[in-house]
Context: one part of a larger RNA
Molecule: small-subunit ribosomal RNA, 3' major domain
Organism: metagenome
This record gives sequence, C1' cells and structure tokens, in this order.
RNA sequence: UGACGGGGGCUCACACAAGCGGUGGAGGAUGUGGCUUAAUUCGAGUCUACGCGAAGAACCUUAUCCUGGUCUAGACAUGCUUGGGGAUACCUGUGAAAGCAGGUAGUGCCUUUCGGGGAGCCCUUGCACAGGUGCUGCAUGGCUGUCGUCAGCUCGUGUCGUGAGAUGUCGGGUUAAGUCCCUUAACGAGCGAAACCCUUGUCUCUAGUUGCCAGCGAGUUAUGUCGGGGACUCUAGAGAGACUGCCGGUGUUAAACCGGAGGAAGGUGGGGAUGACGUCAAGUCCUCAUGGCCUUUAUGAUCAGGGCUGCACACGUCCUACAAUGCGGCGUACAAAGGGAUGCGAACUCGCGGGAGCAAGCAAAUCCCAAAAAACGUCGCUCAGUUCGGAUUGCAGGCUGAAACCCGCCUGCAUGAAGCCGGAAUCGCUAGUAAUCGCGGGUCAGCAUACCGCGGUGAAUGUGUUCCUGAGCCUUGUACA
Repeated sequence: UGACGGGGGCUCACACAAGCGGUGGAGGAUGUGGCUUAAUUCGAGUCUACGCGAAGAACCUUAUCCUGGUCUAGACAUGCUUGGGGAUACCUGUGAAAGCAGGUAGUGCCUUUCGGGGAGCCCUUGCACAGGUGCUGCAUGGCUGUCGUCAGCUCGUGUCGUGAGAUGUCGGGUUAAGUCCCUUAACGAGCGAAACCCUUGUCUCUAGUUGCCAGCGAGUUAUGUCGGGGACUCUAGAGAGACUGCCGGUGUUAAACCGGAGGAAGGUGGGGAUGACGUCAAGUCCUCAUGGCCUUUAUGAUCAGGGCUGCACACGUCCUACAAUGCGGCGUACAAAGGGAUGCGAACUCGCGGGAGCAAGCAAAUCCCAAAAAACGUCGCUCAGUUCGGAUUGCAGGCUGAAACCCGCCUGCAUGAAGCCGGAAUCGCUAGUAAUCGCGGGUCAGCAUACCGCGGUGAAUGUGUUCCUGAGCCUUGUACA
C1' cells in the first nucleotide's frame, strides 16, 4: 500500500421489512445431468451454464456422430508443367445415390504459308500446394458476460518521507453521483458521473396525400363515397418549453434541502442507447482472424440410410390447470406496432372444420394479413373430479414438402388421466409498474408454450434500516501478500 475480520462509524440497493403474484406438488413443452445406444456431434457449469450458442435437427442443416458405398491435386484458390480435346448439350449401362464405365450431337474467338499456332474453357500427368467445425481460449486478436450505470480510477507540477509511498482523493455539509459548496500544502487536469443522442408527455409554425371531415353541396339502404375544405385528428419537419427560473422557510452570507405558485410536465419529468481503471489465466480456436502442434489415398471430400427426438430417474426455465372474480352459448364494442411480390391474398362458392376452388386489389398512411382478446349485455351451469381440467389413445381427414415410419403442424368425432392451490426451501416486482388480456415480427417450404416487440384492462404496500445479502467511503487490528 492492499486484502481479510462472526471490529467500529456513516451511507445505499426490491437487500430486508410492508404488500401482490409465483416456483417447489400435477400434466405437458423445452434445456441439462445421468442412463442407454452402432451413434445418441460439439461447446456452455455458483451468482455470471441449464427455452444458453440454436432467429426454428424429417432430407439439407450436421460437424472426427454412427453404419455402409465411393474420390484422391481433390468439393474450393493461384501458378508452372505432360499429353489430348473446341466450349457445350444430351443419352445408355450399373447402382440406394455418389461414383464408375461407355456413347451421340457439335465445331465458336484471334491469326494462318491451311500443316498449324495462340487466348480462354474442359479432361489428363507431375509439382508448389489446397483442405481440416482436428488440439491448445493456460500462446493470442476481436467480441462478450460479471462486479455495475456501482462512483470510482488516475496523471502533471509542487510539498512531505532515507524509501516503499503519502498528499491532492482527507475533514464539515450536500447530492443519484469524487455532484456541488466551505475549509485546507496543495494547485490544476484526464478517464468515468452529468450533459450532448433517440423516444415519449404539452403547445406553436410549415405542409395537406394515400390520412382527416367541422361547416357548404351532391349521392347512397349504408360507408369521406364524390365536389370541396385545412378547422380538428393524424402524419413529419422546424421551433418553444423546465432553468431550483420565481416566492416563503431552514442552512454558514454557501452548496443545497423543505413547502408553495404558475405550468402539459418540477427538481435527473418517464423510458432507452451509452458500461471508467480493472477483476474472474471468466466465455468463445465451432462466427471470424491467428502463433504453435497434429493430419495429408485422410482428422480432407462426396453419397444413401440412421442419430442429434432414444428413457427406471434427477434438476433448471416455462405453458396449461385445479375453477363460480369461473366455464360454455349467443349478441355487441374499443388498439398499437409490424409484415407483404417465388409475397400478402379480399369478396364469392363449397366444406361442421382444418381447408379447397375461382379470383379483385396491393411494391402499399391507398390493397391484404386482420378476427383484437380480456371488457360489456343476456342465457345456462350451482360446488361436483363437475358443462372444471385437458393429458393419453382410437378412427377419419387437411396442409407444407421429392418424401411426414423413425420424426411435422392443424381439423372433426370419440376417449376423458393426473390435478381440489402444493413440504423444507426459493424467485420477481415500487406505477401505467406487478398481475392479467390479446396482437405482430424475426427464424421459416412446413413447424413457437421460446425469443424480440406492441398496445388493452390495471392494483396493493412501503417513506423504516434492528436483522439477512451485496456494495461504497472513513477508521481500527493482523503472525496474510
């Protein structure tokens, strides 16, 4: 100087407390361990692995996965070289395909002494090499997680100390903050904090099409449908607005704090992006790049089939429930944000339905996906393993796709399991939040209870810091570095 303490002081955080809803029990989905297997490819492992890489394993993907069939200068790159051929297109045999073997058509460009030569392309021989998701993340770059959006981490000059170092950065206040003020052998500065950026909340101006419709007119069973209009909503550009600016009090005359006014918004208005010096030899050589090592008729390449989906079991994360604040039938409202050309696909017809047929419109503020759902009204159910719950299984179908056996999703009919609120323990959340309800997107031929977004309805509790956990500053002890 650090680190540590079941030392002390101060402070903070959904850390506890106060509340609300869960997990742990059930069934299912998914990941992991284990077991099994010819193979169940590999990585990730407390917090910080386990709906993670994977934004989507039927083939492909897919890997040193497994069982077989094949290729060997190679599936891919550049150059030299031997011999041959135009490029190219097509066919046959064998075969699961890849591959192997054979055949047919065909004669382009430049040049020519018409023999040929040359460029490119193809096959072939040899070479320098290609290739490797092989090993090492403890050789590395890059990227990422975490402490932590915590308030810290340092430097120059000066001063003090023999020196390691100290001071500044401590102290008194204050703040979300090493934020600011005061004091002061320190004076300044940098990386962080804050601000600058995006979004949302109010208003003004500009602009009105594909958006809107107050007033005027036309038209319709009806609809901004039409003429028209720019008021309003909205769209998207430019501005304004919030700064402790104003008032009172407290405070050291300070920084600041408390209350108030005005205001759409008040003390960082809400949310996001943004992550200091460093820690964990943290993660990744399977995104990519790369040193070294290994391999080179194989650890490279290719094809078919299988596996990654296997199931006595254990754990994590979720979905659906156990019901009456509910379930079912009928009727009837109100979103936002997105996507669309090998695409989204209306209306109509058929079908109980999944869907099919035909087909309008739309590169989309125009058309389509598109029905929002919970809510509301009404009827039934009356506390039961039920009109709760939907697993499982049978039959019949639909869709995608060469192909749904292993191993997809969906529909109808039938079947109707466990489950009556969950032990010890444990998680999230402080406001448009939790809880709850639906909608969209990426991936994608098909496949979503996952992920990333969007809006609808919309609480309870706390104003405390004794304790648990973690963190910051000061101080103290130490046989630790």